C1' cells in the first nucleotide's frame, strides 16, 4: 500500500484429584454414492471401477487454377456414312500428383525417470509464414487411368499393351556446402486470367526473423536398511563408424575406472506442474473438470515416408481374441463421439448445426471438421427466487396433554380484504452478425417485454440423554432395539417403538465413505525422556556436528540497491457485464523461488600471522581394598589317627529321616585339606563401569597438590567401529573343606513337585578360552559457564599454634546431608540440579499382541543383537488425596479375655424354627441384629389358608332415578317348616318426623327397597418405586459447618502435638477464630433433711368411753407438694503455677452418688405394602364378599429359647413371721354353709390409702425320710370330676385317685453377671369368656465371691504405615485345562506372478557383405539407318557407373530349455495369542499377601510357580547406628 489482521474448545481412566495418554465429538471439502423427499430458473459438472470387450453410425479430408481419361446432361462449333464423332460448358467418378492425415480429440498403463518443475547451457533442425537477395534455362526415359486377357469364394491381383504431369532423371548455370590446400560437389514446374502487355498463383537458392522441435547442466522431486554394497560400454582416452546435433550413442584397442552411508543398487508405490481442499500460519492431504509438460493407442518389436512420426482412425511381422470363408485363404483395434455388454455402490442421447469460434485444403466459390456452438438426462454441485400477503378469538372443531381447574397445536384454521413472482392461456418479440453492401441463427417463436385468469400448481428432512439447540404421553420389559464416545433398556425408559409437541436446516435433509482441521498426538514455528513411554552396563576413538583471544584478509554463508524470470487461468484488490448472485470481464497489486548485477563486512567462514585463561608436557611432593604376578601366615571348619569316656547326639513350633554300645556327640594331642580374610571397618578411600580388603614384596595405570618452565586451541561430543564388561551359563584340564540348584528321604498339608528338616551332585575354587546380558540404578548420556546460605567426613597446601599430635583460619580437589531463590504433574531436586544456557550424542510417541513372527547377523550351546504386522481394548499409566482393609505399628476402652458365681450343650416336657407331609398345614422375621419373634393370648369367631354351598353396585361410602310408611307389594318382631349355615318359604304382629292445608293432599328429611351406572372391595404383588416406624453398629464419642490460612487440584488445618477425663471432658500448646449436632446437664425414680398439708394411713404418750375398739389430738410413720444438700468446695501429695489425679476430713450421700428416659452424622436398597397410609401394576358373576365345616395344634429328623429336675444347704407333714407394686363393676368378693379337692350354694362390702384378690414364698421351730433311681423327679397313661363357653372329637385349663419314663449334675463348644448386683424366692398386671403363660412385662424379700492386670481372643476409638482395594479382603487378582469364535507364525507340498543371468531357435526390419538373377533413364565402347559433310539423332547390342531381387552375416520381438531370486495365495497337521456374565484345578501377586517383592541367569514342576548364584529397593516392622534442624 486498495490489493498484510490472523489462533475458542467438549466428552471419556478416579469415590474424588492433578498429570501423562490415547480414542471420539463439533468445522470444512468432494467428480461421490445410499435412503426419504422434490415447484422453477441460470451456471458448471457427469465411468474415480475392467488401458476389460465392442454391434452400428459418425469423427481426415482437400484441390479440375498440377495430369490423363472416363460417365450424364446441356449448348453452340466442326465433321458426318445421320449411328454419331469433335470442341465448349455444367454435374459427377476413381485415378496419377501437391498439400494435410505428427493438428485437433482421448487415456493415464507404463514411468522414481533430465520425465516434471525451475533456473541455465551450446554442437543443432524448422514445412506452411514473414522479409532479404537471386534464378526459374535445356534434355530425357517411363507409368497408373485405360484396353486386352487371365487367377482368386473374397481379400486382392497376374501377363500384355497406350498415355499425361507442378510424378521421376540428365545437362547447364551459382553469392551456397566440403576440405589446411590443390581441388570436388551441388537447384529448380509450371499454372489461370488475358488478344497482348502484363498480373496471380507457384517451383529454385542463399541469408535473416518467426514458430515448432531435438539436447546439455545445476537445484527440486514418494517408501522400505528386515534391500549395503552396485557396475564390465560400466568410467575415462585414442582411432574409425554414425546423427540435423554433443557424447560409449557405436565399434577397435589402451588405462582400471565409475556410483555408495548426503542412502549407492534392489524392492514397492506414482504421470507431473500451475493449481485444488484444509490449516491462523508453518504445513498436512491431492492432481477429476480448464491449462502446460510427457506417455501411450489391442500386447511386444521394427522400420518406411516425411519438414515434422518410429505415426489412434498409416505399413510389416510375431502374439492373444473377435469375425468372414467356397477351408485354399482373408479382415479388425472406439484410451474419437454417440451407443452396447461386462465390472461396480456409481456417472448421460446411437440428439441438432457448421450460424458462432477454430482447424485443414483450396487462387477462389467452397467442401470437410462427434473441435466447437447448443439442445437432451442426473437437486451431482454452486447460486438465486417461490410456495402468499394483511385483518382475524368463540381462542372453534379435532389431535395431545392434564393436579380435571386448565394448557398446547394456536392467528395457526375456518371467515373477510388483498397481491400474481410462479403457473395456464393469448399478443408481440430480440441480441448473439462482422471492419463496403448482400447473403448466412442450431439454439428458437427461446430470452425478454404486454395483456388475461385465479391462492391458483408448489415442503420435506433429521434430530430432541450429555458433548448439542429442542419434552412429554403411550407401548416394550437386559427383550424388542438403539448407539460417533460415554453408554441407555431387567415394569414409572426425556436414550428403543408410536402418537403430540419441540429444536435445526430447507428443495433439500439425513447416513456413509475420503482428506484437512481440531492434534503442540513426529512439536522448525511448537513436545519431551529421575517415578507416566524413553539416557546406550561403561569407556576409547573415526567420519561428522560444534569451538578461546588479537589482526589482517576474501567475501562463501548474512544484509541490501538495482535488473531478469517465475505463462494464461485460479486466488486477492479496485471496478465493469448479465434485475442479483454464483457466473463472464477489465486492469492491477503481490509474497516466496531462482539467475544476473552493483555495495556493505559486525558476526560465522577462508586464508594469513600472533596470544595464553581451554588442553596437554616436565619437575617435586602425596593419599588410596586401583590393577597383575609372586612369597607368607593365623583362626575356623571337615576329614584322618590316637587317648578319656558313656547312651545318646542331632534337629524341630513340635517331630521324623540320619548318626551312635562295631564306641557316636563331649574332650585332649597330631596331621591332612581346600576355600574364605573376623576385630579394625566408617553414608570411609580408589577406580570408567563391572568391581576392589589377611600380611609383605616385585611390575604397573589414574588422580590431588605446590610453584616454576615449555607447547600454542593441539579443544567438546561421537554415528559406524573397538575395548572392558557381576552372577548364572559353555568348553578343556586341575582342585573339591564348607555352602549347595538338581536328585532321595522325613515332616506338614485336602494336597505339598514348596516353606522347614537330614543328606546329595553339577557348581562355587584356579588356568585356558567363549558367552555379552541383569532392578548393569542416582531407574538421572558426556562437556563447559553462571547462580543465597549452614554443616559432617576425606587428600594436599600454605600461616597461625603445639615438644609432638590435636586444633584454628585461607585456598583447591573428593564424598555426603539441610536448605533460599528457581523449577516440577506431584514426590522431590536444589552450586555432585531435575535451576539458568550453549554444544554433541543416543531413545520415546496409547495399552495388549511382543521383545514376539520372520529375515539377517554374532554363539559351540543356552541364546543375544536388530525388530514387525494382523487382530483386539477405551483406556493402559504416574504422583498425590480421602476412606476401607492388613495374619502392619503406637496409645486406649468395653463383663472382651482373665478371676470368679450361676447357666446352655446331655433327660423330660413347654414354646419357636426347618424340613417333612398334606386339600390347606395362611403369611411374614433367616448371622451378629431370624427362631416363647410379629402373636399384650388359633376350640367358633380371630383367619389372612383348604372343601364344600352361595352373592354379584355388593359386607362397607357418595351421588341420580322410581318406590314405601294406608296395605295382598316393602322393613321390622315373633312363631313354624325346610337346610350343615348362609338362606329360602309360610304365617302374625307393628306402622316413621317435620311443614303447609279444614280435610284429601302435597312438598320435604328419616328408615328401607327395586333398577341404571359412576364406583366400592381386594390382608392379590412391588420394603428394590416410597411416608412414618424400628432394628444394629452404639449410649460408641464421634459428626460437620463459617470464615481465615495452606495447597494448581481432591483436600487439609481447626478435629494430628504434650497431659487428663467414662466423654473431640477440660487445660496447655498451636494459622487458626468461633460456631452446630452428639457428651455432661436440665427431665423421672431412689437415698437424707426442712417446711406446708391431711384422711381411709400412722399412732408414742396424754384425755375421754369401752369386751373387741372407738372418739379427740401434738409429734412419728407414710403420702402429696415445694425446697435444702454434692460444687473436686476444703486441707495435703503429685502436676507445668494448669486441666486433673491420689488420699483425708465432712456428710445421709464425694468426685457422672444408683437406676431410668433421652440414641449426633451416617452404615445394612437391614426389617415392615399383613398395624396404618401410599405410587404404579394385577383381579371386578371375583384375587371382592357371606356360610358351615377342615386347618394355622399335622411328626421320621435338626436348631434356638426355656420350665422342671437328677436331691439332705434336700423331700414330706405340723406350726410360726416379714413384703412391695398392683387390679377390681359384663367386676373382685369377704364371712358363713357345702365337697377330700377344683368349685358349688348364700350372702355381705368396695367404684377403693376404707372393701375384695390376698396365702406371700424362701426363711423359722418341731418332726419323718438316710443315700436308695429313694417319701428324689415327675414325664406318660388310665378312671372320676369341676369350670368357662351356642359348642372343649380333632383342640382348652382346672381337681381327685390311680400310674411312676428319662433324669444320679451332662463331650466338643457355649451364655450371662462387677453390689442390693449374680444367684434364689415368691408375688401383681397387661392379653383374656376360658386358656396352652413354663412367655413377657412389673414389684419386693433373701443375699454372695472375684478383678493380679491388659500378653492372648472378640468389639471399639485415637494416630501412623503400606495397598495393584473403592461393590472397599465375602476386596482385587495370576497361570494351565475344557467349549466356540477370530486373525497370525511354522510346515512335506500345490497354484500363480515378477525379475535375473545362461543356452537353443530365431519372424519382420535397419546395416553391413555378396558367389547368383536381374534393372528404362546416366557414362563408354560397337552395330545399323528410318539420321548423317563431321556432330547430333534414332534402332539394336555389349560393357560399367548406380541400383533391385535372392542369398548370407550383426543386432534382435515373441517362443523354447534348464535354472535361480523374490512376492501373494492354498496346504493335512501344529504353534503359540486375541476374545467370550456366571466351567475345572490350585492361589503365584497387591497388606510384612501370610517364605518380602522384583530383575538376569541355570535346574526344576499339572499350574500359577519354587529352588540355587549375583544385584535391586520400586520391602513393611523392631532395634542400633550416623546425619540433619
Nucleotide at each position: 500500500u486498495a490489493a498484510u489482521a490472523a489462533g475458542a474448545g467438549a466428552g471419556u481412566u478416579u469415590g474424588a484429584u492433578c498429570c501423562u495418554g490415547g480414542c471420539u465429538c463439533a468445522g470444512g471439502a468432494c467428480g461421490a454414492a445410499c435412503g426419504c423427499u422434490g415447484g422453477c430458473g441460470g451456471c458448471a459438472u457427469g465411468c474415480u471401477u475392467a488401458a476389460c470387450a465392442c454391434a452400428u453410425g459418425c469423427a481426415a479430408g482437400u484441390u479440375g487454377u498440377a495430369c490423363g481419361a472416363a460417365a450424364u446432361g446441356a449448348u453452340u462449333u466442326u465433321c458426318u456414312u445421320u449411328g454419331g464423332a469433335u470442341a465448349u460448358c455444367a454435374u459427377u467418378u476413381a485415378g496419377u500428383g501437391g498439400c494435410g492425415g505428427a493438428c485437433g480429440g482421448g487415456u493415464g498403463c507404463g514411468u522414481a525417470a533430465c520425465g516434471c518443475g525451475u533456473a541455465a547451457g551450446a554442437a543443432u533442425c524448422u514445412a506452411c509464414c514473414c522479409u532479404u537477395a537471386g534464378g526459374u534455362g535445356u534434355g530425357g526415359g517411363a507409368u497408373a487411368a485405360c484396353u486386352a486377357u487371365u487367377g482368386g469364394a473374397a481379400a486382392c491381383g497376374g501377363u500384355a499393351g497406350c498415355u499425361a504431369a507442378u510424378a521421376c532423371c540428365g545437362c547447364a548455370u551459382a553469392u551456397g556446402c566440403u576440405g589446411a590446400g590443390g581441388a570436388g560437389u551441388g537447384a529448380a514446374a509450371g499454372c489461370u486470367u488475358g488478344a497482348a502487355a502484363a498480373a496471380g498463383c507457384g517451383c529454385c537458392u542463399a541469408g535473416g526473423g518467426a514458430u515448432g522441435a531435438g539436447c546439455u547442466u545445476g537445484c527440486g522431486u514418494c517408501u522400505g536398511a528386515u534391500u549395503a554394497g552396485u557396475u564390465u560400454g560400466u568410467u575415462g582416452g585414442u582411432g574409425g563408424g554414425g546423427u540435423a546435433a554433443a557424447a560409449g550413442c557405436u565399434u577397435a584397442c589402451c588405462a582400471a575406472g565409475a556410483c555408495u552411508a548426503c542412502g549407492a543398487u534392489c524392492a514397492g508405490u506414482a504421470g507431473u506442474u500451475g493449481g485444488u481442499c484444509u490449516g491462523a500460519g508453518a504445513g498436512g492431504a491431492u492432481g477429476a473438470u480448464c491449462a502446460g509438460c510427457c506417455a501411450c493407442a489391442c500386447u511386444g518389436g521394427g522400420a518406411c515416408u516425411g519438414a515434422g512420426a518410429c505415426a489412434c482412425g498409416g505399413c510389416c511381422c510375431a502374439g492373444a481374441c473377435u469375425c468372414c470363408u467356397a477351408c485354399g485363404g482373408g479382415a479388425g483395434g472406439c484410451a474419437g463421439c454417440a451407443g452396447u455388454g461386462a465390472g461396480g455402490a456409481a456417472u448421460u442421447u446411437u440428439c441438432c448445426g457448421c450460424a458462432a469460434u477454430g482447424g485443414g485444403c483450396g487462387a477462389a466459390a467452397g467442401c470437410c471438421u462427434g473441435a466447437c456452438g447448443g439442445a437432451g438426462c442426473a437437486a451431482u454441485g454452486c447460486c438465486g427466487c417461490g410456495u402468499g400477503g394483511a385483518g382475524g378469538a368463540u381462542g372453534a372443531a379435532g389431535g395431545c396433554u392434564c393436579g380435571c381447574g386448565g394448557g398446547u397445536c394456536g392467528u395457526a384454521a375456518a371467515c373477510u380484504c388483498c397481491u400474481u413472482u410462479u403457473c395456464u392461456c393469448g399478443a408481440a418479440g430480440a441480441a448473439g452478425a462482422a471492419a463496403a453492401a448482400a447473403a448466412u441463427g442450431a439454439c428458437g417463436g427461446u430470452a425478454c417485454u404486454c395483456g388475461a385468469g385465479g391462492a391458483a400448481u408448489a415442503a420435506g428432512u433429521a434430530u430432541c440423554g450429555g458433548c448439542u439447540a429442542a419434552c412429554u404421553c403411550c407401548g416394550u420389559g437386559c427383550c424388542a432395539g438403539c448407539a460417533g464416545c460415554c453408554g441407555c433398556g431387567g415394569u414409572a425408559a426425556u436414550a428403543c417403538g408410536g402418537g403430540g409437541g419441540a429444536u435445526a436446516c430447507a428443495a433439500g435433509c439425513g447416513u456413509u465413505g475420503u482428506c484437512c482441521g481440531g492434534a503442540a498426538u513426529g512439536a522448525u514455528u511448537g513436545g519431551g525422556c529421575g517415578u507416566a513411554a524413553a539416557g546406550c552396563g561403561u569407556c576409547u576413538g573415526u567420519a561428522g556436528g560444534u569451538g578461546g583471544c588479537u589482526u589482517a584478509u576474501g567475501a562463501a554463508g548474512u544484509c541490501u540497491g538495482c535488473u531478469g524470470u517465475u505463462a494464461a487461468a485460479u486466488a486477492c484488490c479496485a471496478g465493469g457485464g448479465c434485475u442479483u448472485a454464483a457466473c463472464c470481464u477489465u486492469g492491477g497489486g503481490a509474497a516466496a523461488g531462482c539467475g544476473g548485477u552493483g555495495g556493505a563486512a559486525a558476526c560465522u567462514c577462508u586464508u594469513g600471522a600472533g596470544c595464553u585463561g581451554g588442553a596437554g608436557u616436565u619437575c617435586g611432593g602425596u593419599a588410596g581394598g586401583g590393577g597383575c604376578a609372586g612369597a607368607g601366615g593365623g583362626a575356623a571348619u571337615u576329614c584322618c589317627u590316637a587317648g578319656u569316656g558313656u547312651a545318646g547326639c542331632g534337629g524341630u513350633g513340635a517331630a521324623a529321616u540320619g548318626c551312635g554300645u562295631a564306641g557316636a556327640u563331649a574332650u585332649u594331642a597330631g596331621g591332612a585339606a581346600g576355600a574364605a580374610c573376623a576385630c579394625c571397618g566408617a553414608u570411609a578411600g580408589c577406580g570408567a563401569a563391572a568391581g576392589c580388603a589377611c600380611u609383605c614384596u616385585g611390575c604397573u595405570g589414574g588422580g590431588c597438590c605446590u610453584g616454576a618452565a615449555c607447547u600454542g586451541a593441539c579443544a567438546c561430543u561421537g554415528a559406524g567401529a573397538g575395548a572392558c564388561g557381576a552372577a548364572a551359563g559353555c568348553u578343556a584340564g586341575g582342585g573339591g573343606a564348607g555352602c549347595a540348584a538338581a536328585a532321595a528321604g522325613g515332616a506338614u498339608u485336602a494336597g505339598a513337585u514348596a516353606c522347614c528338616c537330614u543328606u546329595g551332585u553339577a557348581g562355587u575354587c584356579c588356568u585356558a578360552g567363549c558367552c555379552g546380558u541383569a532392578a548393569a540404578c542416582g531407574a538421572u548420556g558426556g562437556a563447559u559457564a553462571c547462580u543465597c546460605g549452614g554443616u559432617a567426613g576425606u587428600g594436599c597446601u600454605u600461616g597461625g599454634a603445639u615438644g609432638a599430635c590435636a586444633c584454628c583460619a585461607a585456598g583447591c580437589g573428593c564424598c555426603g546431608c539441610c536448605u533460599c531463590a528457581g523449577c516440577u504433574a506431584a514426590c522431590g531436586c536444589g552450586u555432585u540440579a531435575a535451576g539458568u544456557a550453549u554444544c554433541c550424542c543416543g531413545c520415546c510417541u496409547g495399552g495388549g499382541g511382543a521383545g514376539u513372527a520372520c529375515g539377517c547377523u554374532c554363539g559351540c550351546a543356552a541364546g543375544g543383537g536388530u525388530g514387525a504386522a494382523a487382530c483386539u481394548c477405551a483406556a493402559a499409566g504416574g504422583a498425590a488425596u480421602u476412606g476401607a482393609c492388613g495374619g502392619g505399628g503406637g496409645c486406649c476402652c468395653g463383663c472382651a479375655c482373665a478371676a470368679g458365681c450361676g447357666g446352655u450343650g446331655g433327660a423330660a416336657c413347654a414354646u419357636g424354627u426347618u424340613g417333612c407331609u398334606u386339600a390347606a398345614u395362611u403369611c411374614g422375621a433367616u448371622g451378629a441384629u431370624a427362631c416363647g419373634c410379629g402373636a399384650a393370648g388359633a376350640a367358633c369367631c380371630u383367619u389372612a389358608c383348604c372343601a364344600g354351598g352361595g352373592c354379584u353396585u355388593g359386607a362397607c361410602a357418595u351421588g341420580g332415578u322410581c318406590u314405601u310408611a294406608u296395605a295382598u307389594a316393602c322393613a321390622c318382631u315373633c312363631u313354624c317348616u325346610g337346610a350343615a349355615a348362609a338362606u329360602a318359604g309360610a304365617g302374625u304382629g307393628u306402622u316413621g318426623a317435620a311443614c303447609a292445608g279444614a280435610a284429601a293432599u302435597g312438598u320435604u328429611c328419616u328408615c328401607g327397597g327395586g333398577c341404571a351406572c359412576a364406583c366400592a372391595g381386594g390382608u392379590g404383588g412391588u420394603g428394590c418405586a416410597u411416608g412414618g416406624c424400628u432394628g444394629u453398629c452404639g449410649u460408641c464419642a464421634g459428626c460437620u459447618c463459617g470464615u481465615g490460612u495452606c495447597g494448581u487440584g481432591a483436600g487439609a488445618u481447626g478435629u494430628a502435638g504434650a497431659g487428663u477425663u467414662a466423654a473431640g471432658u477440660c487445660u496447655c500448646g498451636u494459622a487458626a477464630c468461633g460456631a452446630g449436632c452428639g457428651c455432661a446437664a436440665c427431665c423421672c425414680u431412689u437415698g437424707u433433711c426442712c417446711u406446708a398439708a391431711a384422711u381411709u394411713a400412722a399412732c408414742u404418750c396424754a384425755u375421754a368411753g369401752u369386751u373387741a375398739c372407738u372418739a379427740u389430738g401434738u409429734a412419728c410413720u407414710u403420702u402429696u407438694a415445694g425446697g435444702a444438700g454434692a460444687u473436686u468446695g476444703c486441707c495435703a501429695g503429685c502436676g507445668u503455677u494448669a486441666a486433673g489425679u491420689u488420699g483425708g476430713a465432712u456428710g445421709a450421700g464425694a468426685g457422672u452418688g444408683a437406676g431410668g428416659a433421652u440414641g449426633a452424622u451416617g452404615u445394612c436398597a437391614a426389617g415392615u405394602c399383613a398395624g396404618c397410609a401410599u405410587g404404579c401394576c394385577c383381579c371386578u358373576u371375583a384375587c371382592g364378599c357371606c356360610c358351615u365345616g377342615g386347618g394355622c395344634u399335622g411328626c421320621a429328623a435338626a436348631c434356638g429359647u426355656g420350665u422342671u429336675a437328677c436331691a439332705a444347704u434336700g423331700g414330706g407333714u405340723g406350726g410360726g413371721a416379714c413384703a412391695a407394686a398392683g387390679a377390681g363393676a359384663u367386676g373382685c368378693u369377704a364371712a358363713c354353709c357345702u365337697g377330700c379337692g377344683a368349685g358349688g350354694g348364700c350372702u355381705u362390702g368396695c367404684c377403693a390409702a376404707c372393701c375384695u384378690c390376698a396365702a406371700a414364698a424362701a426363711c423359722c421351730c418341731a418332726u419323718u425320710c438316710u443315700c436308695a433311681a429313694u417319701u428324689c423327679g415327675g414325664a406318660u397313661u388310665g378312671c372320676a370330676g369341676g369350670c368357662u363357653g351356642c359348642a372343649a372329637c380333632u383342640c382348652g385349663c382346672c381337681u381327685g385317685c390311680a400310674u411312676g419314663a428319662a433324669g444320679g449334675u451332662g463331650g466338643a463348644a457355649u451364655c450371662g453377671c462387677u453390689a442390693g448386683u449374680a444367684a434364689u424366692c415368691g408375688c401383681c398386671g397387661g392379653u383374656c369368656a376360658g386358656c396352652u403363660a413354663c412367655a413377657c412385662g412389673g414389684c419386693g424379700g433373701u443375699g454372695a465371691a472375684u478383678a493380679c492386670g491388659u500378653u492372648c481372643c472378640c468389639g471399639g476409638g485415637c494416630c501412623u504405615u503400606g495397598u495393584a482395594c473403592a461393590c472397599a479382603c465375602c476386596g482385587c487378582c495370576c497361570g494351565u485345562c475344557a467349549c466356540a469364535c477370530c486373525a497370525u507364525g511354522g510346515a512335506a507340498g500345490c497354484u500363480g506372478g515378477u525379475u535375473c543371468g545362461g543356452c537353443c531357435c530365431c519372424a519382420a526390419g535397419u546395416c553391413g557383405u555378396u558367389a547368383u538373377c536381374u534393372u528404362a533413364a546416366c557414362c563408354u565402347g560397337g552395330u545399323c539407318g528410318u539420321a548423317u559433310u563431321u556432330a547430333a539423332c534414332g534402332u539394336c547390342u555389349a560393357g560399367g557407373a548406380a541400383g533391385g531381387a535372392g542369398a548370407c552375416g550383426c543386432c534382435c520381438a515373441a517362443g523354447g530349455c534348464a535354472g535361480a531370486a523374490c512376492c501373494c495365495g492354498u496346504g493335512a497337521c501344529u504353534a503359540g495369542g486375541g476374545u467370550g456374565a456366571a466351567g475345572u484345578c490350585g492361589u503365584a501377586a497387591c497388606a510384612a499377601g501370610g517364605u518380602a517383592g522384583c530383575c538376569c541367569u541355570u535346574u526344576u514342576g499339572g499350574a500359577a510357580g519354587a529352588a540355587g548364584g549375583g544385584g535391586c529397593u520400586g520391602g513393611a516392622u523392631c532395634a542400633c547406628c550416623u546425619c540433619c534442624u

Predicted 3D model of a 1525-nucleotide RNA (small-subunit ribosomal RNA) from Pleurastrum terricola.